[in-house]
């Protein structure tokens, strides 16, 4: 230097332009169980703080009534030419 591919919460990870604060797992944190712990079981796990509200999916722009998805460029990994 070319081209292709990948980046989503504390880790994995899934994810058709609305039904998404985002499936599922692991981890934490409550709570039930239990003689204790472990295993199971149940809530919750981005914020306020709640029938709602607000800000998220590498960044920054853009297209859309509407974007994690689509489009540019950027940045970082990974392959494979050269």
């Nucleotide at each position: 230097g070319g081209c292709a591919g990948a980046u989503u919460a504390c880790c994995c990870a899934a994810g058709c332009g609305g039904c998404c604060a985002a499936c599922g797992g692991g981890g934490g944190c409550u709570g039930a169980c239990u003689g204790u712990a472990a295993a199971u079981c149940a809530g919750c796990u981005g914020g306020c703080a709640u029938u709602g509200c607000c800000u998220u999916c590498a960044c920054u722009g853009g297209u859309u009534c509407g974007a994690a998805u689509c489009c540019a460029g950027u940045a970082u990994c990974u392959g494979c030419c050269a």

Record summary
A computed fold for an 82-nucleotide RNA from Enteractinococcus sp., annotated as transfer RNA. Lineage of the source: Bacteria > Actinomycetota > Actinomycetes > Micrococcales > Enteractinococcus. It was read from a public genome assembly. Rfam family: tRNA. Rfam links the family to the GO term triplet codon-amino acid adaptor activity. The family's RNA type in Rfam is transfer RNA. About the family: Transfer RNA (tRNA) molecules are approximately 80 nucleotides in length. Model confidence (mean pLDDT): 80 of 100.